[in-house]
RNA sequence: UUUCUAAAUAGAGGUGCAAUAUUUAAUAGUAUUUAAGUGGAGUGAAGCGACUGUGAAGCUUAAAGAAAGGAAAUGUUGCCGAAAUAUAUAGUUGAUUGCUUUAAGGCUAUAUAUUGGUUUUACUCAAAAUAUGUGUAAAACUGUCACAAUGUUAUUUGUGGGGCGCUAUUGAAUUA
Repeated sequence: UUUCUAAAUAGAGGUGCAAUAUUUAAUAGUAUUUAAGUGGAGUGAAGCGACUGUGAAGCUUAAAGAAAGGAAAUGUUGCCGAAAUAUAUAGUUGAUUGCUUUAAGGCUAUAUAUUGGUUUUACUCAAAAUAUGUGUAAAACUGUCACAAUGUUAUUUGUGGGGCGCUAUUGAAUUA
C1' cells in the first nucleotide's frame, strides 16, 4: 500500500429509530343494557345447540353508557438495518348468547428482496376521522465517501455512488 463482503472493538448523521408506562383529546352520546310503544317471524359466514306468537329481527322515545386499534405530551429502556415494507413457509389467534369449523385481518419465527435519514406535495391503501400511518413518484434539506475546481487552510461549489456503507483503533494475510 492492498485485501477481509458484518474479521473484532468503539463511534457519527438528528424534528434519528423502536419498545414500554402514565395522562390527555378524539373515537362517542357510538356499540351495548333496561323500560315503553310499534312491528309480525326469525336470531351469526356455516353446522349443532339454545331463545322465540306467553311475540324474533328491525324502527321510535326515555334513562344509563364503554372499549380496542391508531394519535399527542412527559418519563424510562434498548439501539444506529437502528427500523420499515413486500412475498413465501410454519405456528398461533380470529365472526354469534354457547360449542366446533372457517374467512378477512392481527401476532410470532425463518428465508429472499428493497430502502442512508428527515420534510413537503400528489395519488393509493388502512382507519370513525379532515388526525395519523404504509406504498409509489417528484422536489427540498441534511449526513457520508470518491473525483474535479476553489483557498480565509477553517471551508465552499459542482458531478456521482450507496448502509454488506462511512470514521478511528486493533488483528490476520499479502506486496514493496
Record summary: A computed fold for a 176-nucleotide RNA from Serpentinicella alkaliphila, annotated as Lysine riboswitch aptamer. The coordinates come from a structure-prediction model, not an experiment, and the mean pLDDT is 78.